[in-house]
RNA sequence: GGAGCGGGUCGGAUGAUCGCCGGGGCAACCCGGAGGAAAGUCCGGACUCCAUCGGGCAGGAUGCUGGCUAACGGCCAGGCGCUAUAAGGCGUGUUCGUGGGUUUCCCAUACGGCCGCCGAAGGCGACGGACAGUGGCACAGAAAACAGACCGCCCGGGCUGGUGAAGGCUGGCUCGGGCAAGGGUGAAAAGGUGGGGUAAGAGCCCACCGCACGGCUGGUGACAGACGUGGCAGGCCAAACCCCAUCCGGAGCAACAUCAUGUAGGCACGCGACGCGGCCUUGUGCCGCACAGGGCGCCCGCCCGAGCGUGCGGGUGGAUGGCUAGAGCCGCCCGGUAACGGUCGGCCCAGAGGAAUGAUCAUCGCGCCCCAUCGGGGUGGACAGAAUCCGGCUUACAGACCCGCUCCCCCU
Numbered sequence: 001g002g003a004g005c006g007g008g009u010c011g012g013a014u015g016a017u018c019g020c021c022g023g024g025g026c027a028a029c030c031c032g033g034a035g036g037a038a039a040g041u042c043c044g045g046a047c048u049c050c051a052u053c054g055g056g057c058a059g060g061a062u063g064c065u066g067g068c069u070a071a072c073g074g075c076c077a078g079g080c081g082c083u084a085u086a087a088g089g090c091g092u093g094u095u096c097g098u099g100g101g102u103u104u105c106c107c108a109u110a111c112g113g114c115c116g117c118c119g120a121a122g123g124c125g126a127c128g129g130a131c132a133g134u135g136g137c138a139c140a141g142a143a144a145a146c147a148g149a150c151c152g153c154c155c156g157g158g159c160u161g162g163u164g165a166a167g168g169c170u171g172g173c174u175c176g177g178g179c180a181a182g183g184g185u186g187a188a189a190a191g192g193u194g195g196g197g198u199a200a201g202a203g204c205c206c207a208c209c210g211c212a213c214g215g216c217u218g219g220u221g222a223c224a225g226a227c228g229u230g231g232c233a234g235g236c237c238a239a240a241c242c243c244c245a246u247c248c249g250g251a252g253c254a255a256c257a258u259c260a261u262g263u264a265g266g267c268a269c270g271c272g273a274c275g276c277g278g279c280c281u282u283g284u285g286c287c288g289c290a291c292a293g294g295g296c297g298c299c300c301g302c303c304c305g306a307g308c309g310u311g312c313g314g315g316u317g318g319a320u321g322g323c324u325a326g327a328g329c330c331g332c333c334c335g336g337u338a339a340c341g342g343u344c345g346g347c348c349c350a351g352a353g354g355a356a357u358g359a360u361c362a363u364c365g366c367g368c369c370c371c372a373u374c375g376g377g378g379u380g381g382a383c384a385g386a387a388u389c390c391g392g393c394u395u396a397c398a399g400a401c402c403c404g405c406u407c408c409c410c411c412u
Stems, first nucleotide, its partner, number of pairs: 001408010012364007020033005035383001039394002042392005047252004054300004059248005064078005079127001080125004088118004093114002096112003099107003128243002133241002135237003150183002152179012191209006210232001211230004216225003256321004266312006275289005280283001291305001293304002328347004333342003366380006
C1' cells in the first nucleotide's frame, strides 16, 4: 500500500405552546413517561394456585468435551468433521483481444482476458448408538447386502473358417471352469496409489497412505501423537421405529387474594361414609379394613374426612391489591483466555386498564438537491411501539461510527 472476514455501539439534540397517563403538593405548580428489538410467543426461570411434590407407566425435550448460569434447546472456550474463496501466487493449459515474428503459419520462454490448481482469517455441522432388535434404500443396474457377474479378461474340450509347404498364426459358435483388474449402472458396489506376481487376476505378496486392535505419551476431557501388531473387519439411513444417558408434576397475572350482590340461597335426580374388627392404658386413644370425592393423561404411595356430581333456576360483569427496587442500571478495581463472578461507590429509570407516552413551531446537527463568494433556499430521516417481571433465541431495520483478526505485494 492492497484484499477478505468477524464483532460491537448509537439509532437525532435543545427549547416553546396546546393536550394525555402516573406520582407529590392545600394550591400555584413540580417530577417522571417506550425499544434495540417493546415484535414472534420459540425455549428457560421468578412468582401464584392446585395440601406436599415422592415413585412408576405413558408422553415430551435435549444429545462431541469442559466451563458459565437461577435455569436453558442460551453463552464462552476447546475437539472433530465438512467447506469455500478475495487479494495474491503457480501452470511447457488456451491465440479470444492487443502485440510480435522467419507471415498458407508460429509465439503465452509476450501483456491482458479465459481456464485449471494453490491460497488465511472465516463459514457450516440434530456431532450419543448401525455386532440389541425391526424396517427402508426410488430410477438405473447382473447385483442394493448371509453381496453380485452384463460387457470383459484368461484356461480347457467340441464343431467350424481364414492363411501358410509345414511347425504354426489368427478368428467364429457352443459347453465346462477361473477372475473381479478394465468398462458400464447408480447417491452408494468388499480401501487407495505404485510395484512385484499370475494363464488371467486378486492384500495373493511388498512399500506408502487409510483402517482396526493393543498398550505408551500428552491433555480435566472430547481427542491428538508416535510405536507395535493385524492383510482388512464388510455398505448407507436413527431429521425411520428403536436403544442408551440426562432433564421435565399441572395450569398460568384472564395466575391468585380481598371487597361488593351470586362458586350463594332454592328445586329435581344420582352417588356417598358418619361404619366394622382388634388392642388395653377405657380415651377427644392407637392399629387395621372399607369409602363418595379431592392433583387437568393413567396407576400407586401419601394427604384431607362429609359431602360430591348432573340438570333447572338465579346477576353482577365493578373496585382494590398482585404491579414494578429488580438474578436492576452506571463506574473504578480485583479474579478468570472468555462467558462470567466479586468488593466498593453512585443512581431510581413508564405502570396504563378499550389501555397515556401525542401534535405544532423554532434553533442546531446529519444525508441529498438547487442557487451559488463567505453564504442562502428546498427536501428527507428506517424497523416499529410496553401490558406480571426477568435471561435468551429468532425475525425486521434509513443512516452514522468504532474495534479486532488474517493473508498478500513493495521498500528498508